[in-house]
RNA sequence: GCCCACCUAGAUCAGUGGUAGAUCGUCAGUUUCCGGCAGGUUGGACCUCCAAACAGCUGAAGGUCGUGGGUUCAAGCCCCACGGUGGGUA
Numbered sequence: 001g002c003c004c005a006c007c008u009a010g011a012u013c014a015g016u017g018g019u020a021g022a023u024c025g026u027c028a029g030u031u032u033c034c035g036g037c038a039g040g041u042u043g044g045a046c047c048u049c050c051a052a053a054c055a056g057c058u059g060a061a062g063g064u065c066g067u068g069g070g071u072u073c074a075a076g077c078c079c080c081a082c083g084g085u086g087g088g089u090a
Base pairs, nucleotide, nucleotide: 001089002088003087004086005085006084007083010024011023012022013021018073026060027059028058029057030056031055035050036049038048039047040046041045066082067081068080069079070078
């Protein structure tokens, strides 16, 4: 230089013309396995109470879909250019 794939939320990725989503993470609420003071019953233990996630549950925030154009009633999706990442080839 040429060829191919990819670029979507903080992260990893779905969505292949008709309402932009999932999981993790973050934040908020709620609950309590462990734990703790006191009280009650007790043979062991249990109950009430307190506090509390790195756990469970519920909810929320977070996106000009890499950039700029084009096609279309409608584009994350199709077309063109550019940029970035990875791979192949000489």

A computed fold for a 90-nucleotide RNA from Tulasnella calospora MUT 4182, annotated as transfer RNA. The RNAcentral record of the sequence draws on ENA and Rfam. Lineage of the source: Eukaryota > Dikarya > Agaricomycetes > Tulasnellaceae > Tulasnella calospora. It matches the Rfam family "tRNA". The family's RNA type in Rfam is transfer RNA.